[in-house]
Context: one part of a larger RNA
RNA sequence: GAUUGAACGCUGGCGGCAGGCCUAACACAUGCAAGUCGAGCGAGAAAGCCUUCGGGUGAGUAGAGCGGCGGACGGGUGAGUAACGCGUGGGAAUCUACCGAGUAGUGGGGGACAACAGUUGGAAACGGCUGCUAAUACCGCAUACGCCCUUUUCUUUAUAGAGAGGGGGAAAGCAGGGGAUCCGUUCUUUUCGAAGAGGGGACCUUGUGCUAUUUGAUGAGCCCGCGUUAGAUUAGCUAGAUGGUGGGGUAAAGGCCUACCAUGGCGACGAUCUAUAGCUGGUCUGAGAGGAUGAUCAGCCACACUGGAACUGAGACACGGUCCAGACUCCUACGGGAGGCAGCAGUGGGGAAUAUUGCGCAAUGGGCGAAAGCCUGACGCAGCCAUGCCGCGUGUGUGAAGAAGGCUCUAGGGUUGUAAAGCACUUUAAGUUGGGAGGAAAGGAUUUAAGUUAAUAGCUUGGAUCUGUGACGUUACCGACAGAAUAAGCACCGGCUAACUCCGUGCCAGCAGCCGCGGUAAUACGGAGGGUGCGAGCGUUAAUC
Numbered sequence: 001g002a003u004u005g006a007a008c009g010c011u012g013g014c015g016g017c018a019g020g021c022c023u024a025a026c027a028c029a030u031g032c033a034a035g036u037c038g039a040g041c042g043a044g045a046a047a048g049c050c051u052u053c054g055g056g057u058g059a060g061u062a063g064a065g066c067g068g069c070g071g072a073c074g075g076g077u078g079a080g081u082a083a084c085g086c087g088u089g090g091g092a093a094u095c096u097a098c099c100g101a102g103u104a105g106u107g108g109g110g111g112a113c114a115a116c117a118g119u120u121g122g123a124a125a126c127g128g129c130u131g132c133u134a135a136u137a138c139c140g141c142a143u144a145c146g147c148c149c150u151u152u153u154c155u156u157u158a159u160a161g162a163g164a165g166g167g168g169g170a171a172a173g174c175a176g177g178g179g180a181u182c183c184g185u186u187c188u189u190u191u192c193g194a195a196g197a198g199g200g201g202a203c204c205u206u207g208u209g210c211u212a213u214u215u216g217a218u219g220a221g222c223c224c225g226c227g228u229u230a231g232a233u234u235a236g237c238u239a240g241a242u243g244g245u246g247g248g249g250u251a252a253a254g255g256c257c258u259a260c261c262a263u264g265g266c267g268a269c270g271a272u273c274u275a276u277a278g279c280u281g282g283u284c285u286g287a288g289a290g291g292a293u294g295a296u297c298a299g300c301c302a303c304a305c306u307g308g309a310a311c312u313g314a315g316a317c318a319c320g321g322u323c324c325a326g327a328c329u330c331c332u333a334c335g336g337g338a339g340g341c342a343g344c345a346g347u348g349g350g351g352a353a354u355a356u357u358g359c360g361c362a363a364u365g366g367g368c369g370a371a372a373g374c375c376u377g378a379c380g381c382a383g384c385c386a387u388g389c390c391g392c393g394u395g396u397g398u399g400a401a402g403a404a405g406g407c408u409c410u411a412g413g414g415u416u417g418u419a420a421a422g423c424a425c426u427u428u429a430a431g432u433u434g435g436g437a438g439g440a441a442a443g444g445a446u447u448u449a450a451g452u453u454a455a456u457a458g459c460u461u462g463g464a465u466c467u468g469u470g471a472c473g474u475u476a477c478c479g480a481c482a483g484a485a486u487a488a489g490c491a492c493c494g495g496c497u498a499a500c501u502c503c504g505u506g507c508c509a510g511c512a513g514c515c516g517c518g519g520u521a522a523u524a525c526g527g528a529g530g531g532u533g534c535g536a537g538c539g540u541u542a543a544u545c
Base pairs, nucleotide, nucleotide: 001545002544003543004542006541007540008539009538010537013392014391015390016389017388018387019385020384021350026348027347028346030345031344032343035069036068037067040066041065048057049056050055076303077302078301085228086227087226088225089224090223091222094220095219099216100215101214102213103212104211105210106209107141109139110138116131117130118129119128120127121126147168148167149166150165151164152163153162154161155160173208174207175206176205177204178203181202182201183200185198186197187196188195189194229275230274231273236266237265238264241263242262243261244260245259246258247257248256278300279299280298281297282293283292284291285290305326306325307324308323309322328339329338330337331336356382358381359380360379364378365376366375367374368373395425396424397423398422405416406415407414408413429486431481432480433479434478435477439472443467444466445465446464447463448462449461450460451459452458489534490533491532492531493530494515495514496513500529501528502527503526504525510517511516
């Protein structure tokens, strides 16, 4: 000199953009942070209102249950980890829900369990027993182009390819529309033959699901080369340890596990041990080489009160899931139960120190849904803080009697100083008031063209017209009004280092980054006047280069 997630002291006008527990991975009151689907399924209230007291409506609504998908993403933190954890470059023995493309199917049956009803246990949390019931829940059967297992032949280096044989394994429906035909059902008419109307099914058709499989995309698991802090006052370490064979296990190679066999493997090119530490893109500094660092943002990893374990699932050994143990807190009828903010706010504590128990799903993104939509403390915004960077303002011009006052003096003067006053102007920002974009595309309604189709229906896609969604928000921005009006401090002045005199003090009180000042004329202490530097900041402290 540059820099900081800074803190402290004095001071403090406005705006834009960013940032904001670095300490106790300490403990947490309260609220919210993951739901959604009735176009999978059965079942189905009450309050209120009306009433002729029968009931109707609310309403097939709410809430609950079975089932599906999602709770493995998003969000937080950096405790652990010196490691294939990360970075980079390669590799082969793998899986991949939803999504895209292709092929082949989607037939026919069965028995349950919730909800519910009854009964019963418990203080509660939560259950027990009996009975009834549906499904895209569950289970057989049929079928099998692909697929899996296996035997064998040929080609072949082969675990690759081709052929033949044996064995095994699937599925689920739902929604929309319909001219003719057929079959039930309800109502009306009737000559009792039938006719008409409504509604349902078969059938046709569209969409979307489901099953098997191939492939893509995406995501993930695994292996290897190289790089990745300090200590030798840590020199030896290692028995599943190193390798082989058989077996098991995994989606998958492998001591990953196991039985047997062999005795290996690592190490001064630093093993082992100890200490410290998440890694990287980057960031700061520096001419660079390098040094320091890893806040915000982005990628990867690890963790979720502490330790352990598996279940479900395409994916977890799962922050707001389960089980066990432990510590802690809470409830209890003492028998037993409940909890986990390193999510967003917020509280206590620790600390030099770090914010609101805010608004909204309008945008972007995510989950579910056919969609409307619902949920979303992700996110978008607002609030607080000079924490940082940037911009603007605190007036402009004129004005010498060089006023008064202050300070100083050789007493003449000098200086403060065009500074003020005065005069003439301006009105940014703040204030008051009026107008006013963009962030909005979607969605909905009508209509039209093409595709699908038997169809002018329905659906999909495109177009047109109308309608229509904003938390921010009293938005940005523009105009009007009034008036210099509302807005300057901090540090320093011996040298380094820009800036000097007077008074007080008298090795005292004090200053100080280094050199050093102070013992009676101190430009170095304290005050004043003046000056210098920076300026909504200025200094100090801490830290890095």

The part of an RNA shown here (small-subunit ribosomal RNA, 5' domain) has 545 nucleotides and comes from a metagenome.
Its mean pLDDT, the model's own confidence on a scale to 100, is 85.
Rfam family: Bacterial small subunit ribosomal RNA.